[in-house]
RNA sequence: GCUGGCGUAUUUUAAUGGCAGAAUACUCCCUUGUGGCGGGAUUGAUCUCGGUUCGAUUCCGAGCGCCAGCA
Numbered sequence: 001g002c003u004g005g006c007g008u009a010u011u012u013u014a015a016u017g018g019c020a021g022a023a024u025a026c027u028c029c030c031u032u033g034u035g036g037c038g039g040g041a042u043u044g045a046u047c048u049c050g051g052u053u054c055g056a057u058u059c060c061g062a063g064c065g066c067c068a069g070c071a
Stems, first nucleotide, its partner, number of pairs: 001070007011023003018054001027041004047063005
């Protein structure tokens, strides 16, 4: 330099155009003599810009980042 894949919460991930869900972590409560384990509750996310569409995490283009292959 070229090609391909991926980008969602602290982390791991689900969602084939129609309310972004779960686990985990943080915080709080219950439980316990204390802690852990266990139970419950709250908060928290679609890489950026543009396009298509009534409606985009999803489809298209460009950029950025990561990974792999080729040179």
Predicted 3D model of a 71-nucleotide RNA (transfer RNA) from Imshaugia aleurites. The coordinates come from a structure-prediction model, not an experiment, and the mean pLDDT is 81. The source organism's lineage runs through Eukaryota, Opisthokonta, Fungi, Lecanorineae and Imshaugia. Its Rfam family is "tRNA". Rfam links the family to the GO term triplet codon-amino acid adaptor activity. It is annotated as a transfer RNA. RNAcentral records the identical sequence in 3 taxa. The RNAcentral record of the sequence draws on ENA and Rfam.